[in-house]
Context: one part of a larger RNA
RNA sequence: GCCGGCGAGUUAAUUUAGAUAGCAAGGUUAAGGGAUAAAAGUUCUGGAGCCGAAGCGAAAGCGAGUCCGAAUAGGGCGUUUAGUUGUCUGGAUUAGACCCGAAACCGGGUGAGCUACCCAUGGCCAGGUUGAAGCGCGGCUAAACCCGCGUGAAGGACCGAACCCGUGUCUGGUACAAAGGCUGGGAUGAGCUGUGGGUAGGGGUGAAAUGCCAAUCGAACCCGGUGAUAGCUGGUUCUCCUCGAAAUGUAUUUAGGUACAGCCUCAAGGUAGUCUUGGGGAGGUAGGGCUCUGGAUGAGCUAGGGGGCGUGAGCCUACCAACUCAACCAAACCACGAAUGCCUCAAGAUGUUCCUGGGAGUGAGACAGUGGGGGAUAAGCUUCAUUGUCAAAAGGGAAACAGCCCAGACCGCAGGCUAAGGUCCCAAAGUGUAGACUAAGUGGGAAAGGAAGUGGGAUUCCACAAACAGCUGGCAGGUUGGCUUAGAGGCAGCCAUCCUUUAAAGAGUGCGUAAUAGCUCACCAGUCGAGGGACCCUGCGCCGAAAAUGUAACGGGGCUAAAGUCUACCACCGAAGCCGCGGGCUCUGCAUUUGCAGAGCGGUAGAGGAGCGUUGCCAGUGCGUCGAAGUUAACGUGUGAACGUUGGUGGAGCGCUGGGAAGUGAGAAUGCCGGC
Numbered sequence: 001g002c003c004g005g006c007g008a009g010u011u012a013a014u015u016u017a018g019a020u021a022g023c024a025a026g027g028u029u030a031a032g033g034g035a036u037a038a039a040a041g042u043u044c045u046g047g048a049g050c051c052g053a054a055g056c057g058a059a060a061g062c063g064a065g066u067c068c069g070a071a072u073a074g075g076g077c078g079u080u081u082a083g084u085u086g087u088c089u090g091g092a093u094u095a096g097a098c099c100c101g102a103a104a105c106c107g108g109g110u111g112a113g114c115u116a117c118c119c120a121u122g123g124c125c126a127g128g129u130u131g132a133a134g135c136g137c138g139g140c141u142a143a144a145c146c147c148g149c150g151u152g153a154a155g156g157a158c159c160g161a162a163c164c165c166g167u168g169u170c171u172g173g174u175a176c177a178a179a180g181g182c183u184g185g186g187a188u189g190a191g192c193u194g195u196g197g198g199u200a201g202g203g204g205u206g207a208a209a210u211g212c213c214a215a216u217c218g219a220a221c222c223c224g225g226u227g228a229u230a231g232c233u234g235g236u237u238c239u240c241c242u243c244g245a246a247a248u249g250u251a252u253u254u255a256g257g258u259a260c261a262g263c264c265u266c267a268a269g270g271u272a273g274u275c276u277u278g279g280g281g282a283g284g285u286a287g288g289g290c291u292c293u294g295g296a297u298g299a300g301c302u303a304g305g306g307g308g309c310g311u312g313a314g315c316c317u318a319c320c321a322a323c324u325c326a327a328c329c330a331a332a333c334c335a336c337g338a339a340u341g342c343c344u345c346a347a348g349a350u351g352u353u354c355c356u357g358g359g360a361g362u363g364a365g366a367c368a369g370u371g372g373g374g375g376a377u378a379a380g381c382u383u384c385a386u387u388g389u390c391a392a393a394a395g396g397g398a399a400a401c402a403g404c405c406c407a408g409a410c411c412g413c414a415g416g417c418u419a420a421g422g423u424c425c426c427a428a429a430g431u432g433u434a435g436a437c438u439a440a441g442u443g444g445g446a447a448a449g450g451a452a453g454u455g456g457g458a459u460u461c462c463a464c465a466a467a468c469a470g471c472u473g474g475c476a477g478g479u480u481g482g483c484u485u486a487g488a489g490g491c492a493g494c495c496a497u498c499c500u501u502u503a504a505a506g507a508g509u510g511c512g513u514a515a516u517a518g519c520u521c522a523c524c525a526g527u528c529g530a531g532g533g534a535c536c537c538u539g540c541g542c543c544g545a546a547a548a549u550g551u552a553a554c555g556g557g558g559c560u561a562a563a564g565u566c567u568a569c570c571a572c573c574g575a576a577g578c579c580g581c582g583g584g585c586u587c588u589g590c591a592u593u594u595g596c597a598g599a600g601c602g603g604u605a606g607a608g609g610a611g612c613g614u615u616g617c618c619a620g621u622g623c624g625u626c627g628a629a630g631u632u633a634a635c636g637u638g639u640g641a642a643c644g645u646u647g648g649u650g651g652a653g654c655g656c657u658g659g660g661a662a663g664u665g666a667g668a669a670u671g672c673c674g675g676c
Stems, first nucleotide, its partner, number of pairs: 001676006011095013026051003032045005055062002065077004098235002101232001105225006116199009125189001127159003130155001134151006163186003168182004201217001203213003210219001238611006248261005262362002264359004269354001273350009287336001288334002293330003297326004304320002306317004365390010395406003410583004415579003421573003424557003430570001432569006443559001449543002453540005459534004470527005476500003481495003506521001510519002584601007612665001614662002617659007630649008
């Protein structure tokens, strides 16, 4: 891992609602007792007790009333009858209470044969090195101190086996090993070690690490309390039919729990509700606006304030405020003001509303569009409002893709029409029609910004008295203007920028020189001969454009008068949508023997209804050695759980009908046991 077996809402009491049965203003017995040969049971008895038939008041008490009250006022609770006892089912409570699961807590015991420390008594430390004190002798000395040479053997001394340890590193991690290899530290000492003994869990022991106390230690292990508790996780077993949620509000030592409400379902009752159109109504949002409250800009104005000048009169002011004019801003501004939504009335459509009672689940929501807050006018962000989808929804489209677009699957059909989206091939349907655009593979990713890309439109200027572009020629004189400067001659810089000759020519557009020179431009003429320039709006394109495995930013191939884009039109394809034909079920209406008509039948949590099967039991009725159960194959029936028939195998028991009772259905629980 697979297969097989086992494996989870039970039982008791009380209570509540419904169904059903008995009796009914009543209903009912409990313990106990009798009978039944015994047992289980059945039946008779037993009226104690309980519930109900009357309530109100604290009570005395009164009573269809009573209490408060002065009250014949008013108000509260009652009265205008149905209960009760069984059985079953749903729920609640108390019990382990659907099953499995702690970390823990407490009690009584077992452990110091591991390890920590202690006590008693034993054992062990190859070999080598160093050479303290003391002592002896010699030297020195008055004698010592001192020095030297010997001797000597000390040391938590040195090197290093046994022995003890565990520094660094490597490896292992179904190992060689519930830790190992190599390397390393100590090795006469606070050394190592044998045996016997001691200390025990709210404790011991600890050169102290919360270490160790039998491979377990922030409190050992075993058994018990014990089925501790678990607002937590996992699991919870047959079928069909009807309806079908929530992820919100308030509160919570509350936030992943719970209570009440909301939303679902079932039953009984009664009659509203919803949608569309029209009439009426409340309101201060979007927008708009600037009177008010504030913000904020420019101009004007002159009494005022500030500043400057002045002896003063007075003058000036890119200062302040008010006023006037004008352009603005605001969730907490408004002299205005929608659309929606809301309330109400009428008509039409529909029949989804409400109340009471039984049962729930939900109270983590997600994304998208729209209106807001927070954030950075960030987030697949967060928090509200509103609508939709998913959740709990399959089908078609978006290549693939819960939340987007279309559309809501009862079942069958090799029938038809459409939606979104598509119609060259992959791949169903147009290489469709008419007109235009794009040349960028734009389409098939992106901004500010940039550009004689190209199409359309508008305005304006120049032009056969010759425009625009090109080519040829001219582009002069005063003058090298003045200043500055070493120089400054059109052309470093400053100032001025005239006059003349002219067809025209700047006191000079750029290059250039040290300064000149030189080249060129503006401007003019000639040549040529028909359009040319500027600016604005707009369609489609261009650049801007860098990423990590491999083209990889159309799903692919591939596409250019398109298979791209825009406009108009025709046709077709396309879904579980709609229609057609057949069938099933639910509800309603009408018929009431079969039916007919209409509406409906996606579904998680969940509510309700109807069934299938398993094992005992009771009653009835059957089958079986001429082959039961079990098992296997084929076929058939039923919406399904399932059931039947025939054959094989098997070899002795087993069904069906009607009841009644459960140890009643397995794929999941890191489930349990067994097999492979």
Molecule: large-subunit ribosomal RNA, domain II
Organism: Chloroflexota bacterium